[in-house]
A computed fold for a 160-nucleotide RNA, annotated as Guanidine-I riboswitch aptamer. The sequence was found by an Rfam model in a public genome assembly.
RNA sequence: GACAAAGCUGUCUAGGGUUCCGACGGUUCAUCUGCAGGAGGCGCAACCGCCUUACUGCCCGGGAAUCGGGUCUGGUCCAAGAGACGGCGUGCAUCCAGACGGAAGCUGCCAACGGCUGACGGACGAUUGCAUAACACGGAAGGAUAAAAGCCUGGGAGAC
Numbered sequence: 001g002a003c004a005a006a007g008c009u010g011u012c013u014a015g016g017g018u019u020c021c022g023a024c025g026g027u028u029c030a031u032c033u034g035c036a037g038g039a040g041g042c043g044c045a046a047c048c049g050c051c052u053u054a055c056u057g058c059c060c061g062g063g064a065a066u067c068g069g070g071u072c073u074g075g076u077c078c079a080a081g082a083g084a085c086g087g088c089g090u091g092c093a094u095c096c097a098g099a100c101g102g103a104a105g106c107u108g109c110c111a112a113c114g115g116c117u118g119a120c121g122g123a124c125g126a127u128u129g130c131a132u133a134a135c136a137c138g139g140a141a142g143g144a145u146a147a148a149a150g151c152c153u154g155g156g157a158g159a160c
Base pairs, nucleotide, nucleotide: 007088008087009086010085011084012083015078016077020075021074022072024068025067026066027065028064029063032062033061034058035057036056037055038053039052040051041050042049043048089132090131091130092129093128095125098124100121101120104117105116106115107114108113135155137158141153142152143151
């Protein structure tokens, strides 16, 4: 200095944050439910019980709304060149019916040319098998998305 199908993709994982959900915490709502008291009514009355109440109070319980933090295990979400598995692709081998090329032969009286047969050839293609490995330190900065990241720039710059 050169080389790479060190390809593409799916499902995941390490990892990552916070749109949404959930969990947690705060605030509000009593005309959501509920609780307490008052008042009224019913049970003849008292005690007591039940019912009603837009009369008052209560956020302790449930519920609703809203806010907060990812320094919430989570679900959703993002996710590896140097993580996993699979699919496609690619390479090699295998195979040769058909198409293609084609030595030679037969044939139309010869040649040319045409027809037929056709060893063989590599390959389009199909089947199956195998391989797709080894190596791989790495910023800062920027970008996407709600956001961040072993995501993308990037097997980049640089280092060895």